[in-house]
């Protein structure tokens, strides 16, 4: 220096315009069961900001941009990571 795949919650990973701040496991809290615990169930579980405040709104999917009424998704650049070519 070409070329390919890939960056998403605490973690791993699906989503390929709209039903999605996000499914599924895992972890975490609470509970229920136990003498007690382990498994099993069952509820919950992101950040910031705004607000008439326990109930909503708006932003955020690597970074900035652009399309589009609407983007995680298309498009451009850049940064990282793994592969392969020279």
């Nucleotide at each position: 220096g070409g070329a390919g795949a890939g960056g998403u919650g605490c973690c791993g990973g699906a989503g390929c315009g709209g039903u999605c701040g996000a499914a599924c496991g895992g972890g975490g809290c609470g509970g229920u069961c136990u003498c007690g615990a382990a498994a099993a169930c069952c509820g919950u579980u992101g950040u910031a900001u705004c607000u008439u405040c326990u109930g909503g709104g708006u932003a955020c999917c690597g970074u900035g941009g652009g399309u589009u009424c609407g983007a995680a998704u298309c498009c451009c650049a850049c940064c990282c990571u793994c592969u392969c070519c020279g």
Molecule: transfer RNA
Organism: Gammaproteobacteria bacterium